[in-house]
RNA sequence: GCCGAAGUGGCGAAAUGGCAUACGCACCGGUCUCAAAAACCGGCGGUGGUAACACCGUAUGGGUUCGACUCCCAUCUUCGGCA
Numbered sequence: 001g002c003c004g005a006a007g008u009g010g011c012g013a014a015a016u017g018g019c020a021u022a023c024g025c026a027c028c029g030g031u032c033u034c035a036a037a038a039a040c041c042g043g044c045g046g047u048g049g050u051a052a053c054a055c056c057g058u059a060u061g062g063g064u065u066c067g068a069c070u071c072c073c074a075u076c077u078u079c080g081g082c083a
Base pairs, nucleotide, nucleotide: 001082002081003080004079005078006077007076010025011024012023018066027043028042029041030040031039045056046055047054048053059075060074061073062072063071
């Protein structure tokens, strides 16, 4: 230099045009216990707001589409292959 794969909550990870976060782990609160562990129940992206709620959020920036994590273009990072 060329080709290919990957990038999604704190971590792992599913979703491959139709509610962004299923599922697991971690963490927080609760039940239980003398206490803890285990188990069970609930919560758990960001910003604003007392709250209800609103807006934003899939590496970054654009594009296509009624609608994009998903398709297209460019860029960044990591991994693999070729030279």
Predicted 3D model of an 83-nucleotide RNA (transfer RNA) from an Abditibacteriota bacterium. Its mean pLDDT, the model's own confidence on a scale to 100, is 80. It matches the Rfam family "tRNA". The family's RNA type in Rfam is transfer RNA.